[in-house]
RNAcentral holds the sequence, with entries from Ensembl Metazoa.
Transfer RNA from Procambarus clarkii, 73 nucleotides, folded computationally.
The organism belongs to Procambarus, within Eukaryota.
Model confidence (mean pLDDT): 83 of 100.
Rfam family: tRNA. By type it is a transfer RNA. Gene Ontology term of the family: triplet codon-amino acid adaptor activity.

RNA sequence: GCCUCCAUAGCUCAGUGGGCAGAGCGCUAGUCUAGUAAACCAGAGGUCGGGAGUUCGAGUCUCCCUGAAGGCA
Numbered sequence: 001g002c003c004u005c006c007a008u009a010g011c012u013c014a015g016u017g018g019g020c021a022g023a024g025c026g027c028u029a030g031u032c033u034a035g036u037a038a039a040c041c042a043g044a045g046g047u048c049g050g051g052a053g054u055u056c057g058a059g060u061c062u063c064c065c066u067g068a069a070g071g072c073a
Base pairs, nucleotide, nucleotide: 001072002071003070004069006067007066010025011024012023013022019056027043028042030040031039049065050064051063052062053061
């Protein structure tokens, strides 16, 4: 230098025939307990890495950039 793949909640990851952003763990509160943990129940938490484009509409499609991983030379 070229190619491929990845970037979504605090962490690990789903969601890509474009149409309301989710799960588990964690966190907070409640129930239970003498108390804690466990269990049960409820809740908070995201401008989907950044910018532009296409579209009525983009996490999803196109382009550029940034960062991480792998491969070729």